RNAcentral holds the sequence, with entries from ENA. The RNA shown here (Bacterial RNase P class A) has 296 nucleotides and comes from a Bdellovibrionota bacterium. NCBI's taxonomy places the organism under Bacteria, Pseudomonadati, Bdellovibrionota.
């Protein structure tokens, strides 16, 4: 300086104003106002794994079904991570790998061979005349302890099922549902707009309880959390200590304007919550290590 390899960090910055969702403080009987200070991501995606937490029957054995597979460790936990051995591909650095068993059974194999496993039987030799025994020949293998399990299978382990529209409380109207009053032709109760009265209507009415809808609340965000130091450990990770809170809506906010910088802005938008993994991404950026060339 070129061309890799491998771990990683950002993911335009800011400033005024009008709105949005949502928390706190103050004024106010309420409505409502006026202050502060918070408001999406590295994937919030695919929903493909594990795991918390809920309910279904305590949820704990078995089969079946489905996953997984060197060996060794991390973790709540995996099919994820970390080491390593092997085996393959790269000059290299490094990358990839369903990498347990064919000495239980079934099953399947291309060419060559007489024959690759119940049929059928080369060539010479030997015979106990039985394809019985050697030899040649063909193959990776010839009375199979030869290949194949991302072929059935066997072995180890793992795995109950729905998923926050789980689930929990709290509750109208209206219909029906139990209990209690009250009433059935001498009249409740209803309608003639409010009230007597009068006419009509002709069996229910009235209250209490308990169940579910509409509605509201909870779950719901403080956590297997983040940074920063130390200490264990090759690493993944762990462990002590200090510090910091950083969405929480539910027709569902997180935007519109006008500005100033810059390397001119990609993929994309939360819906219980966590750890993977994949899959999309403009442009910057850090370390390490690796071949090739040059120069001193």
């Nucleotide at each position: 300086c070129g061309a890799g390899a491998g771990u990683g960090g950002g993911a335009a910055a800011g400033u005024g104003u009008c709105g949005c969702c949502g928390g706190c403080c103050a004024a106010g009987c309420a409505a409502u106002u006026g202050g502060c200070g918070g408001g999406a991501g590295g994937a919030a995606a695919g929903u493909c794994c594990g795991g918390g937490c809920a309910c279904c029957a305590u949820a704990u054995g078995g089969c079946a079904g489905c996953g997984u597979a060197g060996c060794g460790g991390g973790u709540a936990a995996u099919g994820c991570c970390c080491g390593u051995c092997c085996a393959c591909c790269g000059c290299g650095a490094g990358g990839u790998g369903a990498g347990g068993a064919c000495a239980a059974g079934u099953g399947c194999a291309a060419c060559a061979g007489a024959a690759a496993g119940c049929a059928a039987g080369u060539a010479c030799a030997g015979u106990u005349c039985g394809g019985c025994u050697g030899u040649a020949g063909u193959g990776a293998a010839a009375u199979c302890a030869g290949g194949u399990a991302a072929a059935c299978u066997c072995u180890a382990c793992g795995u109950g099922g729905u998923g926050c529209a789980a689930g929990c409380c709290c509750a109208a109207a209206u219909a029906g549902g139990u209990c209690u009053g009250u009433g059935u032709u001498c009249u409740a109760u209803g309608g003639c707009g409010g009230c007597c009265a009068g006419c009509u209507u002709g069996a229910g009415c009235a209250g209490a309880c308990g169940g579910g809808u509409a509605g509201g609340g909870c779950g719901c965000u403080c956590g297997a959390g983040g940074u920063c130091a130390g200490g264990g450990g090759u690493a993944a990770c762990u462990c002590u200590g200090a510090u910091c809170c950083u969405a929480g809506a539910u027709g569902a906010a997180u935007g519109g304007c006008a500005c100033u910088u810059c390397a001119c802005g990609a993929c994309a938008g939360g819906a219980c919550c966590c750890g993977g993994c994949u899959u999309a991404u403009a442009c910057c950026u850090a370390c390490u290590c690796u071949c090739g060339g040059u120069c001193u």
The coordinates come from a structure-prediction model, not an experiment, and the mean pLDDT is 77. Its Rfam family is "Bacterial RNase P class A". Rfam's curators write: Ribonuclease P (RNase P) is a ubiquitous endoribonuclease, found in archaea, bacteria and eukarya as well as chloroplasts and mitochondria. The gene name in the source record is rnpB.